The RNA shown here (small-subunit ribosomal RNA) has 1535 nucleotides and comes from a Christensenellales bacterium.
Rfam family: Bacterial small subunit ribosomal RNA. Gene Ontology terms of the family: structural constituent of ribosome and ribosome.
The prediction has a mean pLDDT of 84.

RNA sequence: UAAAUCAAGAGUUUGAUCCUGGCUCAGGACGAACGCUGGCGGCGUGCCUAACACAUGCAAGUCGAACGGGGUAUAUCAGAAUGAAGUUUUCGGAUGGAAUUCUGGUAGACCUAGUGGCGGACGGGUGAGUAACGCGUGAGCAACCUACCUCAUGGCGGGGAAUAACAUUGUGAAAGCAAUGCUAAUACCGCAUAAGACCACGGUGCCGAUUGGUACUGAGGUAAAAGCCUUCGGGCACCAUGAGAUGGGCUCGCGUCCCAUUAGAUAGUUGGUGAGGUAAAGGCUCACCAAGUCUGCGAUGGGUAGCCGGACUGAGAGGUUGAACGGCCACACUGGGACUGAGACACGGCCCAGACUCCUACGGGAGGCAGCAGUGGGGAAUAUUGGGCAAUGGGGGAAACCCUGACCCAGCAACGCCGCGUGAGAGAAGAAGGUAUUCGUAUUGUAAAUCUCUGUCCUUGGGGACGAAAAAAAUGACGGUACCCAAGGAGGAAGCCCCGGCUAACUACGUGCCAGCAGCCGCGGUAAUACGUAGGGGGCGAGCGUUGUCCGGAAUUACUGGGCGUAAAGGGUGCGCAGGCGGUUUAUCAAGUCUUAUGUGAAAUACCCGGGCUUAACCUGGGGGUUGCAUGGGAAACUGGUAGACUUGAGUGCAGGAGAGGCAAGUGGAAUUCCUAGUGUAGCGGUGAAAUGCGUAGAUAUUAGGAGGAACACCAGUGGCGAAGGCGACUUGCUGGACUGUAACUGACGCUGAGGCACGAAAGCGUGGGUAGCAAACAGGAUUAGAUACCCUGGUAGUCCACGCCGUAAACGAUGGAUACUAGGUGUAGGGGAGUCAAAUCCUCUGUGCCGCAGCAAACGCAAUAAGUAUCCCGCCUGGGGAGUACGGUCGCAAGACUGAAACUCAAAGGAAUUGACGGGGGCCCGCACAAGCAGCGGAGCAUGUGGUUUAAUUCGAAGCAACGCGAAGAACCUUACCAAGGCUUGACAUCCCUCGAAUUGCAUUGAAAGGUGCAAGCCCUUCGGGGCGAGGAGACAGGUGGUGCAUGGUUGUCGUCAGCUCGUGUCGUGAGAUGUUGGGUUAAGUCCCGCAACGAGCGCAACCCUUGUCAUCAGUUACCAGCACGUAAAGGUGGGGACUCUGGUGAGACUGCCGGGGACAACUCGGAGGAAGGUGGGGACGACGUCAAAUCAUCAUGCCCCUUAUGUCUUGGGCUACACACGUGCUACAAUGGCCGUAACAAAGAGAAGCGAACUCGCAAGGGGGAGCGGAACUCAAAAAAGCGGUCUCAGUUCGGAUUGUGGGCUGCAACCCGCCCACAUGAAGUCGGAGUUGCUAGUAAUCGCGAAUCAGCAUGUCGCGGUGAAUGCGUUCCCGGGCCUUGUACACACCGCCCGUCACACCAUGGGAGUUGGGAGCACCCGAAGCCGGUGAGGUAACCGAAAGGAGCCAGCCGUCGAAGGUGAGAUCAAUGACUAGGGUGAAGUCGUAACAAGGUAGCCGUAUCGGAAGGUGCGGCUGGAUCACCUCCUUU
Repeated sequence: UAAAUCAAGAGUUUGAUCCUGGCUCAGGACGAACGCUGGCGGCGUGCCUAACACAUGCAAGUCGAACGGGGUAUAUCAGAAUGAAGUUUUCGGAUGGAAUUCUGGUAGACCUAGUGGCGGACGGGUGAGUAACGCGUGAGCAACCUACCUCAUGGCGGGGAAUAACAUUGUGAAAGCAAUGCUAAUACCGCAUAAGACCACGGUGCCGAUUGGUACUGAGGUAAAAGCCUUCGGGCACCAUGAGAUGGGCUCGCGUCCCAUUAGAUAGUUGGUGAGGUAAAGGCUCACCAAGUCUGCGAUGGGUAGCCGGACUGAGAGGUUGAACGGCCACACUGGGACUGAGACACGGCCCAGACUCCUACGGGAGGCAGCAGUGGGGAAUAUUGGGCAAUGGGGGAAACCCUGACCCAGCAACGCCGCGUGAGAGAAGAAGGUAUUCGUAUUGUAAAUCUCUGUCCUUGGGGACGAAAAAAAUGACGGUACCCAAGGAGGAAGCCCCGGCUAACUACGUGCCAGCAGCCGCGGUAAUACGUAGGGGGCGAGCGUUGUCCGGAAUUACUGGGCGUAAAGGGUGCGCAGGCGGUUUAUCAAGUCUUAUGUGAAAUACCCGGGCUUAACCUGGGGGUUGCAUGGGAAACUGGUAGACUUGAGUGCAGGAGAGGCAAGUGGAAUUCCUAGUGUAGCGGUGAAAUGCGUAGAUAUUAGGAGGAACACCAGUGGCGAAGGCGACUUGCUGGACUGUAACUGACGCUGAGGCACGAAAGCGUGGGUAGCAAACAGGAUUAGAUACCCUGGUAGUCCACGCCGUAAACGAUGGAUACUAGGUGUAGGGGAGUCAAAUCCUCUGUGCCGCAGCAAACGCAAUAAGUAUCCCGCCUGGGGAGUACGGUCGCAAGACUGAAACUCAAAGGAAUUGACGGGGGCCCGCACAAGCAGCGGAGCAUGUGGUUUAAUUCGAAGCAACGCGAAGAACCUUACCAAGGCUUGACAUCCCUCGAAUUGCAUUGAAAGGUGCAAGCCCUUCGGGGCGAGGAGACAGGUGGUGCAUGGUUGUCGUCAGCUCGUGUCGUGAGAUGUUGGGUUAAGUCCCGCAACGAGCGCAACCCUUGUCAUCAGUUACCAGCACGUAAAGGUGGGGACUCUGGUGAGACUGCCGGGGACAACUCGGAGGAAGGUGGGGACGACGUCAAAUCAUCAUGCCCCUUAUGUCUUGGGCUACACACGUGCUACAAUGGCCGUAACAAAGAGAAGCGAACUCGCAAGGGGGAGCGGAACUCAAAAAAGCGGUCUCAGUUCGGAUUGUGGGCUGCAACCCGCCCACAUGAAGUCGGAGUUGCUAGUAAUCGCGAAUCAGCAUGUCGCGGUGAAUGCGUUCCCGGGCCUUGUACACACCGCCCGUCACACCAUGGGAGUUGGGAGCACCCGAAGCCGGUGAGGUAACCGAAAGGAGCCAGCCGUCGAAGGUGAGAUCAAUGACUAGGGUGAAGUCGUAACAAGGUAGCCGUAUCGGAAGGUGCGGCUGGAUCACCUCCUUU
């Protein structure tokens, strides 16, 4: 700053990361529907489906001032009939003439069927058709029409003939029709008149864009009219012409959906001439002539669709949409047709055909709601058979007025938008109730109650509009409505969804992968904020959710605004038509471009500023805008056109050299195989090992000769050439291209390239050759569980040649072509220049590699040979699977190639990089890991634990290493948890309350005991309140070795005493992460040193601690005793000593400190000296971050669940001790390195009072008696044993071995039956060194020998300790196992016990093929041919005109013909549905077979092709690296 102002992301692929990429969500909208709920008002909206069928009513009439007639009432006149009152009366009557009725006339009024006029072509509905000049927009008509309306000019004279109505007759069921007769007009027809109009013929001016237009003019021809009303003023009509306005018709430019798996279409087709037709141009129609016309800028065909203003969405560009309102178009039961008319091929008109419905007397008729209501039907779904013409508008009329389901209103529906309410203030005992709870409380919650107010909506009563419109009156459906006033009373008015993340909002209970939820990710398998319910909370609110659709987010079709090395995506390669793009310069044009002006871009909508309803929605005034189209004027830089010039792009010429470039012919040697001959003899060959095979009929080997085919060693090189595929001996011929130099020539001739054309490895195909080797298929042999494979022996197509097809590959640099620009360095190939004697070296062009900066990139990487910076052109991509499949088409002999979907299904699929883990990957290193040894286990018997089985119970746990002599450091009862039986129920145990009583003890009885019953004795402490204890009672509660170790704490095992695991700061990387911690050495060690974008630090290692080994020192009793003394049978026994041993305090000592070698002058290492000890001296304690949902709810603790006269508790007995069997761990053995007997040795470490227990004594012994001493350097257990010495046995089932059994004893204990230990005697089993396999141990170790302790009444082969004796071996790290570090690959991350492929079987789903079958729409050919227009004919008929008449003109019926709808027939094409059977695909819980792929995936994998096989797949040929590992070559980087 009036018309504007405006752009958000998130979830989900992974262990984590970045990227690509899809899916999903949050927003807005709706003519909506559904679920739950529902107070009021305003304004809007309301069959989206069956353009399905419709009962009933209404929706288009009006004009009597166009006309004749009819009717009604009135007035009046005339006539007729009857004849009242009154008068009169002779009472018989007479008179009278009212009123009434009928007939006729007149007058005006009203109504009206018919004739006539105008209107029914508007208004209203619908969207079937239509891809079209249908619509939109802008132009044009010199090719047109326009009733009513306006303006202007001129006129309206005089005649005629009919016909409805009506009447009569006939006919029909009806609808109706026919005949005859009468009549009027603003109906119809001649005649007159003709300013002007029109027609043909002329003339003149002006103009134009072809035919021409326009103005004036000459003469000729043609065609008009209607009256009605009147207050007599006039008004309304009528005819002709011109102009206008309005409305239409036609033409053109541009725009207007999808499919190319629709590529060719077209005979009135395209044009011309002539004619017809129309309001009008035109193949619109016809005759003739020509052969054109449309199409890759998408014709033709198919599908879908009314178009637009606008609406929704969006920052915009866009996308979607076309309800309501407005404009246009189309349609009116379906199809065809014309008539009338200003206008129609006509929604509420006509004719015909068809389908359907209705009436019928069966002969024949009637009808068309896609008008308003309404009905049936369809559907998820859409309203009243309402009021009124009061307003607005329309038709008719002079008008009054009539008509108007247009319209205005009301009704129904929360269908939408907008507004209002359901109360406001105060109110803490923070009530009750609910819910949760750690039981304290918290929350619901000022919420309620209660008090004080208010009255919107509501109810009642009173008042009461605007909308109505020129001066007045009259006129309101809505409507007694809006609105106003008064009164009443908080009274009548709140729900819906959600609460795991996205996304605001959390707890309890129930449920237990069930029931269920779910938009995506995903929840639910016993503690669910995700299911259901409750409490609480969040959101919106008369609504709230769900579903559907559209846009957005989605830059996910990218114009704005994307990509293509590896994620999806570069065509296999070139040549090249069209197309696109294009060097320098001059002039010009003005198409693009820019500017200005004009017209248009309807109104409404949207936007801005205002206004009116109380506000808003809504309505409304003005304004801006409407990005577009058209026309005129202008500019000339750029693009483009035209004309000219130029040389640098491109090409040519000339001069050179390089090359496996191509084609053809010829030639050569090496090797394999075969043949012949010689020599020669038993094997050869082949493999991991073998076998098949060949060979005594002489192979292999070897020598010589020959035949034949194929391929060309070395040279050879990230060397060369070619567009790619590809090309490798030599010679010759023919031939293509590139490069360098030169600057003579041309003068932009260029780049790219949809279609098109050509080339195009291997395999394969056809025909004919050829065939040495190799070798799909095949055969055999092996391997194997199998082996349709890998290996071996053979072997055919093929491989080779000629000709012709095929046309694909990981045809790859996974990187299209061209041009220009943008640091360097270093190789190599081919040229040129400078330089030089030759070189080196320098400069330069072309090709080919590597490294590397900027830049780019998700990263990897690319980086002048770009994946950088730009321009141009082409190709291609848009989630994974289905699928490069199906169908269709094109090509091919075939195989097949090219083009190329959908249904369905999933929430991913993928790329790069990171950390791990893993590998039948690599490197380095360690460990009793192997090896070298020793001793074992596995065999026997027994012990013990486990499994299994058994049982009433055999309680429970532990389960590879890391369960199994484990929990258990000790089950006869107890323990004990198990079983049987018998009891108890506030309980065996704890706290609280009440009553009583001391506690307690004894006896009897019953019982297996627990327990029950009875009797007796007895009466605690006290501060006098009570306390302790016991019994009884009530309820809170106790109790549980019941479940869950996958809810937990704690504790423990294991990798592993392995050397690792991390952090801070910094740095690098978008990030996960990396660095540090890697590297070179070294170590037992991430131990240390050096180096280094790291510098430090922590937990681990080591050390500090304990113990052991040496010494010193201090202290010596219970230990010790050298010297001195006493003393004994002997004796540290005694005095004494502090030397020694020893005890236990304090210290020292060992640190690679010293020397030498090595090493980098380091760390360190090797050797040596000294030393008790030497390189952590030995041993122990000590266990990083973590892993195994490892173990334990039965040590303990503990959440939740479960039991509560039992899953608690007490008791007795039993069981845990069973026994066909299997396994683990041990003991004892099998013997002579031994057994037995005898015998004068030597320990350490421990334990001991309900204990150890000596001497002495008894017993063969176990043990008994006994009781000294000792709470311990004192006493006791206690004897150490092996060893040593001596003797015996002499190789055997023994003098080995001791199981088993018998008898008799001992000990402990309430109790040894189930079920203890020991002793004695007797018995005397297996076993003679142990299969496959497997364990421990590197020194005071293994082995062997005994001793002690804990537990414990008793029970030890187990466990934990102690000492004695005391070895062997270690070359070494190839291998097995485990581990550490680095590196590599990975499709693994639950991490290789991983992942994963295909067949088969079953279920379900969608799809293809399929003998066919059914149906639809469109076209073609032929037949039939309605109505109708047109044409012909018209002998039949005929009012107006002509004619005196006859007759004629004209017209009509009828008939014929062209066209022609529906219908019929036929042959195809096409779409859809369906189909026995069949094919593949997808998805499914834990099916079957194998193991193809991912690691070198155990035969590297993959691509194309061929072939074979249950299946993955195998093999051949060629290709690729998107292959690991090792070695070599080359190049590069650094020094």